The RNA shown here (transfer RNA) has 72 nucleotides and comes from a Chitinivibrionales bacterium. The coordinates come from a structure-prediction model, not an experiment, and the mean pLDDT is 83. Its Rfam family is "tRNA". The family's RNA type in Rfam is transfer RNA. It was read from a public genome assembly.
């Protein structure tokens, strides 16, 4: 130079074109004489970014930026 993969909550990850989610963490009650553990809610997303399709796009197409893998 080429060809693949990966980006989505603080982190680690799901959603096969139809309201963005679990799990850990955080906050607030509940339970306990406290503490840990265990319930219950809530907060916390421009889905890397620009742009296309499309009644609708995390999803498809195209760019492009960061990373991982091959090749050469």
């Nucleotide at each position: 130079g080429c060809g693949g993969g990966a980006a989505u909550a603080a982190c680690u990850c799901a959603a096969u074109g139809g309201u963005a989610g679990a799990g850990u963490g955080u906050c607030a009650c509940c339970u306990u004489c406290c503490c840990a553990a265990g319930g219950u809610g809530a907060a916390g997303g421009u889905c890397g970014c620009g742009g296309g399709u499309u009644c609708g796009a995390a999803u498809c197409c195209c760019g492009u930026u960061u990373c991982c893998c091959g090749c050469u």